RNAcentral holds the full RNA, with entries from ENA.
Predicted 3D model of a 329-nucleotide part of an RNA (large-subunit ribosomal RNA, domain IV) from a Rickettsiales bacterium.
The organism belongs to Rickettsiales, within Bacteria.
The prediction has a mean pLDDT of 88.
[in-house]
Context: one part of a larger RNA
RNA sequence: CGAUGUUGAAGGAACUAGGCAAUUUACACCCGUAACUUCGGAAGAAGGGUGGCCAAUUAUUGCGCAAGCAUUAAUAGGCGGCACAAAGCAGGGGGUGGCGACUGUUUACUAAAAACACAGGGCUAUGCUAAGCUGAGAAAGCGAUGUAUAUGGUCUGACGCCUGCCCGGUGCUGGAAGGUUAAGUGAUGGGGUGUAUGCUCCGGAUCGAAGCCCCAGUGAACGGCGGCCGUAACUAUGACGGUCCUAAGGUAGCGAAAUUCCUUGUCGGGUAAGUUCCGACCCGCACGAAUGGCGUAACGAUUUCCCCACUGUCUCCAGUAUCGACUCA
Numbered sequence: 001c002g003a004u005g006u007u008g009a010a011g012g013a014a015c016u017a018g019g020c021a022a023u024u025u026a027c028a029c030c031c032g033u034a035a036c037u038u039c040g041g042a043a044g045a046a047g048g049g050u051g052g053c054c055a056a057u058u059a060u061u062g063c064g065c066a067a068g069c070a071u072u073a074a075u076a077g078g079c080g081g082c083a084c085a086a087a088g089c090a091g092g093g094g095g096u097g098g099c100g101a102c103u104g105u106u107u108a109c110u111a112a113a114a115a116c117a118c119a120g121g122g123c124u125a126u127g128c129u130a131a132g133c134u135g136a137g138a139a140a141g142c143g144a145u146g147u148a149u150a151u152g153g154u155c156u157g158a159c160g161c162c163u164g165c166c167c168g169g170u171g172c173u174g175g176a177a178g179g180u181u182a183a184g185u186g187a188u189g190g191g192g193u194g195u196a197u198g199c200u201c202c203g204g205a206u207c208g209a210a211g212c213c214c215c216a217g218u219g220a221a222c223g224g225c226g227g228c229c230g231u232a233a234c235u236a237u238g239a240c241g242g243u244c245c246u247a248a249g250g251u252a253g254c255g256a257a258a259u260u261c262c263u264u265g266u267c268g269g270g271u272a273a274g275u276u277c278c279g280a281c282c283c284g285c286a287c288g289a290a291u292g293g294c295g296u297a298a299c300g301a302u303u304u305c306c307c308c309a310c311u312g313u314c315u316c317c318a319g320u321a322u323c324g325a326c327u328c329a
Stems, first nucleotide, its partner, number of pairs: 001324008010315002014313001019310001027051005036041001038158001052079003056075004061070003080084001092308004097303002099300002104116002120156007132142003159295004164225003169222002171218005178213003184207001189202005226244005253287001254284001265281005
């Protein structure tokens, strides 16, 4: 000097990115227990009290022939200690936001989460030799010894309130017309040859599927959801008007947000002092409705902020035990 334990005056988070680490708490019984809530919870909420030993009384249960011994509970009394759940084992607690409903799952060896899954919701395919999948367009098999309350695909993700507008583009579905169009069909016609029936080589009218064009539908399909100018009797603002463009111009709800650049926005709260936090405002650079929107009790080795308790995290370090390192032998 280091590692692992352990102890510490006064203070008590001043440490630090952050209470990381280490304390505190811890058991049983009695009392007591808030907001909120899906009425189940929240809850061991929080917060108090009691606990050893001795003998006694009452009740209790067991054993015993009985005397009696022991168990459990209650009551009142006595005794000792600094300390009675005497060691060990053994929850710190509360408040407020975000995210995800929940229990689960995951990067075996740097990530356990807000990621995945989930019950629930929707759309879509599939009528049975099902669709879909494996296989080599095979056989065979899975689907399924199932049959649309089934099976496959895809998105969302408990629950509550909801889920607006746009079908112009892309996709998908439908469409007995029309256009285009391959192989195939092969009309009129032409070349070679032959006396000729012919043989042969060109030529390409016409007919000709799906697809594409075309016409519709379709958003819990991929997706999208404007600009400029003016206007009210202070000012400001603009319910209102004009104009351009668009397929349609963002509805409800939320909003400096896990989204806000400017930005430490502004106001309020909390602090002596707060780029974080909470509540508002709305000027949303660049929220927004199953790529779901907004709420939400319970839950979480999740994450933000605050408070109580507690402490060597710190002010500020010190002692001590063991093991190393180091020096000497």